Context: one part of a larger RNA
Order: sequence, then C1' cells, then structure tokens
RNA sequence: GCCUACGAGUUACUUCUCACCGGCAAGGUUAAGCACUUCAGGUGCGGAGCCGAAGCGAAAGCGAGUCUGAAUAGGGCGUUAAGUCGGUGGGAGUAGACGCGAAACCUUGUGAUCUACCCUUGACCAGGUUGAAGGAACCGUAACAGGUUCUGGAGGACCGAACCAGUUUCCGUUGAAAAGGAUUUGGAUGAGUUGAGGGUAGGGGUGAAAGGCUAAUCAAACUGGGAGAUAGCUCGUACUCCCCGAAAUGUCUUUUGGGACAGCCUCGAUUUAGCUUGCAUGAGGUAGAGCUACUGAUAGGAUGCGAGGGCUUCACCGCCUAUCAAAUCCUGACAAACUCCGAAUGCGUGCAAGUGAUGAUCGGGAGUGAGUCGCCGGGUGCUAAUGUCCGGUGGCGAGAGGGAAAGAGCCCAGACCAACAGCUAAGGCCCCCAAUGGUAUGCUAAGUUGAUAGAACGAUGUUCGGUUGCUUAGACAGCUAGGAUGUUAGCUUGGAAGCAGCUAUUCAUUUAAAGAGUGCGUAACAGCUCACUAGUCGAGCGACUGAGCGUGGAUAAUAAACGGGCAUCAAGCAUACAGCCGAAGCUAUGGACUCAAAUUAGAGUGGUAGGGGAGCAUUCCAGCCGGCGCUGAAGAUCAACUGUGAGGUUGGUUGGAGCGACUGGAAAAGAAAAUGUAGGC
Repeated sequence: GCCUACGAGUUACUUCUCACCGGCAAGGUUAAGCACUUCAGGUGCGGAGCCGAAGCGAAAGCGAGUCUGAAUAGGGCGUUAAGUCGGUGGGAGUAGACGCGAAACCUUGUGAUCUACCCUUGACCAGGUUGAAGGAACCGUAACAGGUUCUGGAGGACCGAACCAGUUUCCGUUGAAAAGGAUUUGGAUGAGUUGAGGGUAGGGGUGAAAGGCUAAUCAAACUGGGAGAUAGCUCGUACUCCCCGAAAUGUCUUUUGGGACAGCCUCGAUUUAGCUUGCAUGAGGUAGAGCUACUGAUAGGAUGCGAGGGCUUCACCGCCUAUCAAAUCCUGACAAACUCCGAAUGCGUGCAAGUGAUGAUCGGGAGUGAGUCGCCGGGUGCUAAUGUCCGGUGGCGAGAGGGAAAGAGCCCAGACCAACAGCUAAGGCCCCCAAUGGUAUGCUAAGUUGAUAGAACGAUGUUCGGUUGCUUAGACAGCUAGGAUGUUAGCUUGGAAGCAGCUAUUCAUUUAAAGAGUGCGUAACAGCUCACUAGUCGAGCGACUGAGCGUGGAUAAUAAACGGGCAUCAAGCAUACAGCCGAAGCUAUGGACUCAAAUUAGAGUGGUAGGGGAGCAUUCCAGCCGGCGCUGAAGAUCAACUGUGAGGUUGGUUGGAGCGACUGGAAAAGAAAAUGUAGGC
C1' cells in the first nucleotide's frame, strides 16, 4: 500500500418546548398499590397527586380586574382566543451524550540485577625512565654550616601494554550494533580500576553539578486505580432522489480561530403587502463652484496705521528711507473639520401603470459571525503593494460552459435529461484551429506590430494639413569670379592689424557688392572662409506650426512577454462595409420532475454550510400468503431485462439446507478516508 472484518448523534428521565396524529373536553389524567386473568403491549378498581378553568400585589387583601397613587388621572401586569392525557417526530436540559486523541493532576503499590553515591570484604596495575628526604665515606669548620662521591628509592612524577576512558577523522545511519567499528587520542601507584554482598525510592533518592542518573523511560520513574479526567482544539462521521438555499456583518464579550442577541437561509401557520417605472411633491448641503458672503490660509500691485534704521535735537517736535508691515482697494487663486451658492444619484410621501408572491407577523430548525477580487466614491500609505480600513456595485466563495495560449474573482453567459438539428454572445475567420489569404481607401519599413509596461528628452524618418517668406525682373543648392579703400578704427597691450579684452550714432569712400567683420587660423601679421554681389544653371525653394504612423532613449541572466508556425499594397495599424464561425445562452424535437391550475394555459428545475420532502437496502419480531426449497434454499459468479436513483427481477454455472413476498413494528441499520483497530498478502 491493497483486500477482508470491525468502526462514530445512542440510551435514560414524575424534565422543558414545538409540530403532527389520536382520546376526552371546562375539564383532562391517574401514580404506587389491589383484584381478576385467556399471562398479554390484558381487563377492572384506585382521584393521592399534577395541569387547566383568574388575575394583580412584597403582603394584608381585593377580584375581571388589580397594583402604584390624594385621584373616579396616567401607567404596569391581566381580562376579551381551551385545555389535558397518550403516541411519533424536531430541538433543549441533566447525564461520558457523535467517535477517537492529550500534555497533565491525585492515589495504591513495584523498582538501585542499568546507573549515582555510600558501607563491608576481596582482586588487579608488563616493561622502561627520573632519582626527593634520609644515610655512609672523604674533604671542610673552633664547633656548626658547607662541599664531593656513593648509597637510598619519594612522587594525585615521566614514557608505555593490560585495564579504564572516549579527543580527532572516516565508516555505519531500514546499522553487524535502539550508540558500534577503524584510525587517532587522554589516564595508566591513584581523587585509580574492578568482583561479590549490602544501603539510600519518586517532589523522594543520588549527584567533583550536566537538570545528570534513578532498569533502552526523567524539569519529577514505572504499574494498577479515580477515568469514558478535561480538550472553546485537530481529524473522522457510512444509502438514494426531489424542493429551497446562506454567511464571513452589527453590538457586547479575560473577547478576537470561541460565544450571546440581531442580520441573512429554511419549514409551518396567519396576513396582505412588496418591487420596478413614470408623474407630482418634500427634506438634505455631497460633487462642482465660489469667497469685496463668513472662518482661515494666500501670490503680485496701489495706498500705507504702526514698527525698525538714519538725520536733527538737551528734549519734544520734525525730515528721510533699496527694511518689515496692520487695514483698505485692484488682479490672481486655496480648504475634510470654510459656504453667498449648489446638482446628479439615493431617500420619504402621494397617484398611475406594470410585475405576480417577491412583503409582514408569530412559531420550529439551522448554519454563518477568518472572506476575497474587479470597477466606482473616499481615509491611510509614496494618488506604493495580490497593502490596509469604510461606502456602493458585480463576481468568486457555493458557478459548470465559451473567450482571454495556460488562469477562483476579467469579458460573454447561469448547466433538469437526450440527440451526428438551427440561430447567436464575447471573441474570432493564413496553418496549427471552426469560419472571408473578404471588399474599399489610406498609413507603417521599424518584424514596429501581430489584444498583457515603456517616460522625460533627442532627430531634415515618412504621410497629411495650417500660417508665412523668396521666386522666369531667374529664387534655393552647386560651380566661376569678386569680397576693396581711409585703416594696423580708437583704447589697452610686449604685441592686439576684422577675429584676447574695452569703447563707439559701428563712420565714411569706391562700388554690381563687400561687416571697423560669421567662423577657422597666427606670438602678432599672413593664410582659408562667411555675410554681401555678378555670372552660369533653369523651377520651384525656405521658416514656423498642428496631426498620423514609425526612430533613438531601451541593460538581467533559455531564443523565452506574437501561444507557435510564420506574416510586409500583411496574416500589422486606421476608417467604412459585407459575409461566416462561435457556448451547457436562445430556438426547434422528444422526455422527466416541481409549483400553479385543477378544464386548459403557464412558470421553473447550478449549488457549499444548512433547512424541508419522498424513498431504497440490511437484521430481527408480529400478522398474513396454509408462499418457495435436495426435481436444489442462502451465499458466490456471469449475463439479460427493468427503475430518475439507492436498487429490483429473471436466467446460466457453482453451492448443498434453508429462504422469501405483502402489511405493520423494532433497530448493534448502509464506510473510502479518522498518521483508524485486527488479520491476511
């Protein structure tokens, strides 16, 4: 992992509540017990007790009223609607209360054959090294001291086997082993190692102390019991079909992954509203707008109270101002907590039309109370986030189908069933791939683009416009030629001659034209060139500006964001038009069911949590068919038929002794899941 078996809303109660069914009814009903008995789910007796028929008040008490109160006021609770007993079912309460699951707590005992420490009594430590104290001899001293040599054999001394330990690395990791092996390493006469016997016991022991060890278990051992502890937590919870169908919100909560009440769903009863549109009529202060309409903020200007600074003065007064500036005026402009104004939408009311059960109340049963995305209006944040918090709306959640290559939330569209029918939506129509390489006119040359991001800024890309200038009296571009003189203008400067810099009514002359000079250049000149002019040429040429499509800007790790192939008068972009394809949409055909109708029309049938309805199967019991069965029951297996389905019926084979239909009843009543339990493989 698979197969088989087992495996989870049960049972009890003088308990409560609701629905349905039945009995009796202003009443209903017996309990224990007793008697009878055909011994049963029996019959009779038994009225104790309980519920109801009257309430209100703390009570006295009064009573369809009563309490409060001074009240014949008002208000509270009542009166004006029938209960009760039993059965079945839904729900609640109390019990283990749908099942499995803790970590823990308490209590009775069992453990020191592992291990910790201790007690008693034994055992063990190859070999080698070092050479303390003490001693002896000799030297030495006045005597000591001291010295030399020998002797001696100390040590939590040294090296290193056994032994004990476990430092490093590798292996092992479903191991050879639930802690090992190899290598390497530490101790190895000591606080050493070890045998045997004994002691200390669970909030206790023992601990050279690591919360270590206390029998592969330790921040409180193990075993039995309290015990089915508790678990607002996780997981699981078993047949079918039909109808409806949520929520992820508000308030409160030692509350935030749990609850209570409300909201939203369902079922029953009662009732008569509801919704949409139009018209009319209201309330309102949002969007917008505005502000010499307030509050506040605010840019420039005019005027300038006042202040600062300066002058003057003994002081006052006075005068001036490259400063600040109240208030007023002009122009401009801002505000969620500004408003002289002020919509749309929404909301209230009335009327009309449409729709057709969608509304409301009461009662039974819930689930939900983690939501999430898109768009719109906002707060917060960075006008960041698949961010966060509100309001509105549509989705997903609980929604399949078509499109977007793929895809919860986007676009289209809401799946009762069947079939090889038709029409469409979004989106598409070269091939993959269903359908026009459609028609017409432009644009794009970048593979831009081919439905998903490209900016500021730059550029004689190109197309179409607008305004304006020059031009056969010859423009623009090219080519030929000129481009001079006073003068090297003046100043400055070492120099400054058109061209470092400064100054200038920057003038004048000769001219077809030529600046006291447009740029390069020189130390300064020189030189080249431009403006300007003539000739040549012969028809358009510039400047500014708007729009379309392109271009650079453009760097991220696969070629790697056309889905791919590929596509250039497109299979790209724009505009207009025609046709087609395309879904579980719509239509047509047949069928099923629900509601309504009850004679027909008609409307509907996606669905999680959840509510409601109707059924199937299993085991047992009663009644009944006086059913079936060795001429073959149950079970197994294969097939056919049948029912919307759970299922059912029949036949063949196997099997070898019991089994069923119908009407009711009762449950140990349906398994794929619980890291489910047991067995098998």
Large-subunit ribosomal RNA, domain II from a Bacteroidales bacterium, 681 nucleotides, folded computationally. It was read from a public genome assembly. The coordinates come from a structure-prediction model, not an experiment, and the mean pLDDT is 84.